[in-house]
RNA sequence: AAAUGAGAGUUUGAUCCCGGCUCAGAAUCAACGCUGGCGGCGCGCUUAACACAUGCAAGUCGCACGAGAAAGUGGAGCAAUUCAUGAGUACAGUGGCGCACGGGUGAGUAACACGUGGAUCAUCUACCUCGUAGUGGGGAAUAACCCUGGGAAACCGGGGCUAAUACCGCAUAAUCCCGAGAGGGCAAAGCAGCAAUGCGCUGUGAGAAGAGUCCGCGGCCGAUUAGCUUGUUGGCGGGGUAAAAGCCCACCAAGGCAACGAUCGGUAGCCGGCCUGAGAGGGCACACGGCCACACUGGCACUGAAAUACGGGCCAGACUCCUACGGGAGGCAGCAGUGGGGAAUCUUGCACAAUGGGGGAAACCCUGAUGCAGCGACGCCGCGUGAGUGAUGAAGCCCUUCGGGGUGUAAAGCUCUUUCGACGGGGACGAUAAUGACGGUACCCGGAGAAGAAGCUGCGGCUAACUACGUGCCAGCAGCCGCGGUAAUACGUAGGCAGCAAGCGUUGUUCGGAAUUACUGGGCGUAAAGAGUGCGUAGGUGGUUGGCUAAGUUUGGUGUGAAAUCUCCCGGCUCAACUGGGAGGGUGCGCCGAAAACUGGCCGGCUAGAGUGUGGGAGAGGGAAGUGGAAUUCCUGGUGUAGCGGUGAAAUGCGUAGAUAUCAGGAGGAACACCUGUGGUGUAGACGGCUUCCUGGACCAUUACUGACACUGAGGCACGAAAGCGUGGGGAGCAAACAGGAUUAGAUACCCUGGUAGUCCACGCCCUAAACGAUGCGGACUUGGUGUUCGUCUUUCAUUGGAUGAGUGCCGAAGCUAACGCGUUAAGUCCGCCGCCUGGGGAGUACGGUCGCAAGGCUGAAACUCAAAGGAAUUGACGGGGGCCCGCACAAGCGGUGGAGCAUGUGGGUCAAUUCGACGCAACGCGAAGAACCUUACCUAGGCUCGAACGGCCAUGGCAGACCGGCGGAAACGCUGGUUGACCCGCAAGGGACUGUGGCCGAGGUGCUGCAUGGCUGUCGUCAGCUCGUGUCGUGAGAUGUUGGGUUAAGUCCCGCAACGAGCGCAACCCUUGUCCUGUGUUGCCACUUCUUUUAGAAAGCACUCUCAGGAGACCGCUACCGAUAAGGUGGAGGAAGGUGGGGAUGACGUCAAGUCAGCAUGGCCUUUAUGUCUAGGGCUACACACGUGCUACAAUGGCCGGUACAAAGCGCAGCCAACCCGCGAGGGGGAGCCAAUCGCAAAAAACCGGUCUCAGUUCGGAUUGCAGGCUGCAACUCGCCUGCAUGAAGCUGGAAUCGCUAGUAAUGGCAGAUCAGCACGCUGCCGUGAAUACGUUCCCGGGCCUUGUACACACCGCCCGUCACAUCACGAAAGUGG
Repeated sequence: AAAUGAGAGUUUGAUCCCGGCUCAGAAUCAACGCUGGCGGCGCGCUUAACACAUGCAAGUCGCACGAGAAAGUGGAGCAAUUCAUGAGUACAGUGGCGCACGGGUGAGUAACACGUGGAUCAUCUACCUCGUAGUGGGGAAUAACCCUGGGAAACCGGGGCUAAUACCGCAUAAUCCCGAGAGGGCAAAGCAGCAAUGCGCUGUGAGAAGAGUCCGCGGCCGAUUAGCUUGUUGGCGGGGUAAAAGCCCACCAAGGCAACGAUCGGUAGCCGGCCUGAGAGGGCACACGGCCACACUGGCACUGAAAUACGGGCCAGACUCCUACGGGAGGCAGCAGUGGGGAAUCUUGCACAAUGGGGGAAACCCUGAUGCAGCGACGCCGCGUGAGUGAUGAAGCCCUUCGGGGUGUAAAGCUCUUUCGACGGGGACGAUAAUGACGGUACCCGGAGAAGAAGCUGCGGCUAACUACGUGCCAGCAGCCGCGGUAAUACGUAGGCAGCAAGCGUUGUUCGGAAUUACUGGGCGUAAAGAGUGCGUAGGUGGUUGGCUAAGUUUGGUGUGAAAUCUCCCGGCUCAACUGGGAGGGUGCGCCGAAAACUGGCCGGCUAGAGUGUGGGAGAGGGAAGUGGAAUUCCUGGUGUAGCGGUGAAAUGCGUAGAUAUCAGGAGGAACACCUGUGGUGUAGACGGCUUCCUGGACCAUUACUGACACUGAGGCACGAAAGCGUGGGGAGCAAACAGGAUUAGAUACCCUGGUAGUCCACGCCCUAAACGAUGCGGACUUGGUGUUCGUCUUUCAUUGGAUGAGUGCCGAAGCUAACGCGUUAAGUCCGCCGCCUGGGGAGUACGGUCGCAAGGCUGAAACUCAAAGGAAUUGACGGGGGCCCGCACAAGCGGUGGAGCAUGUGGGUCAAUUCGACGCAACGCGAAGAACCUUACCUAGGCUCGAACGGCCAUGGCAGACCGGCGGAAACGCUGGUUGACCCGCAAGGGACUGUGGCCGAGGUGCUGCAUGGCUGUCGUCAGCUCGUGUCGUGAGAUGUUGGGUUAAGUCCCGCAACGAGCGCAACCCUUGUCCUGUGUUGCCACUUCUUUUAGAAAGCACUCUCAGGAGACCGCUACCGAUAAGGUGGAGGAAGGUGGGGAUGACGUCAAGUCAGCAUGGCCUUUAUGUCUAGGGCUACACACGUGCUACAAUGGCCGGUACAAAGCGCAGCCAACCCGCGAGGGGGAGCCAAUCGCAAAAAACCGGUCUCAGUUCGGAUUGCAGGCUGCAACUCGCCUGCAUGAAGCUGGAAUCGCUAGUAAUGGCAGAUCAGCACGCUGCCGUGAAUACGUUCCCGGGCCUUGUACACACCGCCCGUCACAUCACGAAAGUGG
C1' cells in the first nucleotide's frame, strides 16, 4: 500500500436450546430444454488404455563409396540397329548422422514415482564451445551387380566380381588408463577445391547443456488387515554396472520392519497450479508448463553417447487380415477420419510464409511439431437490434367498484442517425534482400435504407415481481416449508409485472454458507456423548534454585522456492477479454551468524508435591473358625373339638384317620428384630447377631528420614449386584416354571391354595445393569450460613464453649447454565492426562474377528427410509391425581314421563308430490302467535315470455279508464258486444301524463353455497370470570397484578404482597311487587249527613279501598358475641320488610366453521319461452312401525245432581255484544250500551253446603263409530270447530330407565290474550287453593379457584402399539430357465 467475515426457511399452540434437512453465492472440459444477430480470444471423448478402413505424421547426405537405367527428343542408316541427349539423373545398395527429439495417453504406480532441500571423493554425456597433442604405413572382406536354385507370397539359399569416412593388424603416445612403485597399455579417414583453404577424423582437459544414482522431510482411505520377512538384515570374498549397493553369487552371523501403524486390501499418475473460502482449510488436477509411466497384452535382449526403443527386432498370447493351407502380414494412447460405448466432445481442410526441429558444405529435402482456416453460444469479453419528439393518452388486449384503470411515449405520425450486417471500391503489418498458407483477411472509403437482428425464466414465503379466467385432492406443481376437495397471487392460460439478456433456465459436480469434525473454532448432569471400578506399561504432562548447552524458540544475513498463473504499476490490440515489460508475493526448505527469557538436555542443591518412621483413636472394610437367641416349618407326645385357612367376596387346599388352637420335647435350614441414624466403612460391586484368629486401607498428631521418587494412563492385568452355567453338597422359609381355585368377554396376568429349579455352602465359569451423583481422575484458586460422624488442641463444674483437620448433608453469594439447576463435595475460574459424541429410524442388528461349556459378551456396519427425532421451560386442556368451593348435582321429599287412548312434532318407509330447514345437552307442541282455497315454497295439468310488480330509452297505436254482458274454458286465458267517459300546456299543429303493441338496458328466482358474509339467535352461563397500561421478574414463550390468609351470591370486601392503577363483567342505578306518606278524585270509593225503588245507587264528600305520579323506608344503621381491632359472620331489638326482601330486564373476553342465504340484507355461482310467472285440482293432513312433547284417565282426597261464595290480568268498532224471546244444546232472533276504571266478553273454577253412587272396567274412563244438527267461510269430500242422542275401546298407577321442583315454590283449579273468517290438549300471561323435605357433600352430572403429572394442543371423542388384509419400493431365497 492493499485486502478483510451478512444470513434465511423448517420440529412447537407459543418459547428458548440442541440438532439435522433445505435455500440464497461462486465455479464448471459439462449435458439437456426453449431461443439465437455480429466479432475477438480461448476450449472441445471426463465413457471403451474398445476395435480400427484409407491417407499422411522421419528422414537426409553423390562434398564418404561402388554400381547405374528407361521413356522422350535429336542425328546416322533401306532396315535391323546405333550414336548423342535425357544423366552420372531416377530407383536401389554400402557407409554416416538422425530415428531415445518433437507428438499422444494416464492403463499401471502409494513408489525416492512426485514436490522440496541436500549428496555424488560413487557417475556418464553424441552433436556444440574453448584448449592441447596428433592424423604415418599396410591388409583382408562384403552388399549392390552377374549367374543360379526354392517359394503362392513374404522372402530365403548357393556360386562369382568390387569400393569406401565400412572392417582389421603394425608404428607412434604428450595427455589419458592400470599400478604403491618399477613398469605396462590404448589412436586416427578422408573428402571438396586450380589454390588459399574449408569440412572432417583420433587421444585428452575444461565448459555449456542434459542424464543416472543415493538421502532428510512432505502429501490417500481401511485395524471388521496385527504381526511381516530367508536374499530376508548384516559381514567377508567374488561377479556386475557409466556408477554406491544383496543389484547378483558362495560362505558366515541371526538379524531387519511394526501401534509414530509394518504386512495386507481398496483407491489414485505427482507437482506448478485451478475452483472455493475473510482466513485457516476443503475440493480438483481438463487445457498451459515441469517430472514420471505407458505404446495391442506379457517377457527379452540387440544397436547405440543415451532405449530395454509409439510409427526397430525376437519369443509367447489374444484379436484382425492374406493364403495355392505349406506359410505369412498387422498394431492411430501421432493428425484427420470410421464403428462402438455414451447425456456428451469437431474437418479424412490449407501451408511449410513465420517459429522450431532432423540431414546436408550448400542449394535444398523432410516436418498432421507448428502457423492458419473449418465446425460447436462450450466458456470469457465486446458490440448491436436504433435516437429525438409525440395524447389527460388511438386501436387491440386485460382488469373494473362500470366511474374508470393498465399495457403507455409504448405504437402510429413527424424529425434524425447508420454502429453491426449486406453491397461496391481500396488494401496492409506479420519479411529491414527473395519467399504470405492465413487472404482480397484485418483495416479504410463509398452509396442505400430503421432498414436484416429478442428471447428465456420467474411472480405463496425464503426471493425482486398480482390480477382475471379455467380446473375442483382431478389435472398438475414442488429446492425446503408445502399448494389443489368451487371464490387457488402456489396447477393451466391470459394480461400485467420482476430478473437476466444472445442468451435464459434445468440437471450433475465442487467449495461456501456448515462453528455441521470446531488448528484458527464445538461439546459430554437431563439434548448424541464419562469406560462399572481399580492397579499399572508405553506415551503425554510435571515443584523450587544455580551453572553449562543451544535441540525447540526468537532474530539478522544468505541460497533456493523454473516459466506461466496471482497482486500492483506501465504498455499493445478503438475498449475489454487477450497479451508484452517491470516490481511484489510465493506463508516452505537449506546454510552462516546472534540471543539465552521460556521448554528440552546435562551437572549440582532445596523441601512446600509424594513417600517413610513414631504415637494414637474410629469403623456393617476383607477372609476363616466357633457360637447365641427369637421366629417359621416338620416330627413325637399331652390337652381339646369342628372347623381351620384364605379373600373385595369366594373357592381350590387342610381337618372326625382329630386339623386349627394350646403345652412339652426334639430335628433342620436360612436370616440376624430392637440398637439403626440422608450414621459408618470400602476403589466400585457391596458390607449389619456375638466371640476369637489372620489381614487391607483411610484419618489425626509429631515434623525424625528420603529428596520430585509425581499426575494421568492407549494396550494389559485384577475385581465386579442379580440372574444364569458346571461338579458336589444342602434345602426351613420364600419362590420363576408348573398345577389347581377365583376374577374376566377372554385372563397363558394382577388375588388365593400348592409347588420345582433357584435362593444357601465349596470350587470353577459368566462379566452384564437406571453398575446413577445418569456428573472420569489429579491439582490450584474463589463470599457465607446451618446440621451431623471421627480425631487433635484449648477452655469449662460439665464433650460446656472455642479453634483446627478429615469426611458426610441441607440452604444459598459471585459466577456458570438452553433452562432446570450447580454453587469450596462446582456443573464456577484454570492446568495436566484419559475415555466418549457428531440428525432420527434401520441397530447395538448383519457379516467378520475374538472371548465363553452354553446363554451370550466385546468390537460393530450398509442398503433403504424420514424432516424431523430430541432437551428444558410456558400457557392451556385432560387425569378412574390431590386440596378448597358452588349448583334441585346427589341426598331428603312432592308430583310426573316411560305402560293406555287421543293430540302434536320427528324419524322411517310410502307417494306424482307427501316443499324446506332444525339433529346430544343446545333438533323433535322447534321456524309455524294458528296448511280447507289463499298461505305454498311441492306435485299434475293448462296458459304467458318486457314477463305478476318496478325504473329508463326507442319505434308505433290509442281519448286513459269505469260499468254491463255473450261465447269457449276447470280457471287462468282467449274471442267478442254494449253503455259511459276524462286531466295539464298550447290559437293550432303538437307535447306531457296515462295506456296497448314491438324492441333494448335493467327484471324475476323460497335455485346452490350459513364452510364466502352482515345482522340476529342458541349454548357454556347470570358461571365469576376475561383483560389492559405502567412498573418489576424472565434470553424468551410468559409471569407478576388475578397467587396467599380470611370473607362473600360474586375477582364481594378486608389484610398481606413488586406491584400500582384501570377497563369489560359482579353489584348498584331501571321496571314490578310488599309498608307508609303527600298529591289527584272520574267512569273509582262510601265512613259521616241527606234522598231513594232501601239489593243497589244518587246528592254531598275524598276519610277509606283503589287509580297513577312523587316521596319515605333497609344501611349490618343499633346491640351482644365470634373474628386480626378488619372485611364479615351468628343471634337479638325495632320494623310492613333484615342481611341481594320476592320477581323481571340486564348475558364479560370468548367457545361450538353451533343455527339461519326460507324473515331481511349480501359476495360468488347457476337459471332466462324457465329453476321466472298465472291458474285449477291435488299434496304438506297419507301409515306395518319407532321416538320426543303433551292432554285425558285408570277413580271415593273421587264421579254425578242441586245450591251458595270469592279473583286478577286482559280484550273489544269489518268489534265486544247486555236485557228479552226461541231452541235440550251448539246456536238463532233481537237490538240497548260501549272507541270503554262508565258498556260488553264474564259464568271464574277448584272451594263450601246438601244429596246420591260404594269398589265394579263401575254412575270410573272417555276413545271409536252411527244418526241428527249448529257455526265460520266462495267452498268444510280429501281436510275445520261445536252440539244432541246413541255407541262405550284401551286403561285398575305403568320394566329397564328417566324429568321437574326449595315457598306463595311444587302440586292443583280455572280466567284472559296473541295468531285468527273459522280452527288450541300448544304458547304467553293472570289470579285462586296451597304442601313436603334438605342429615349432609362420600358418590353421579356440570362449573369455579389453587396445585400436580403429561409423549395431549383438532387438546382424552386426544395420542398411540402390534398382528392381519391390499398395493408399492428396497434387499434376499427359490422350483425352473438362458448363456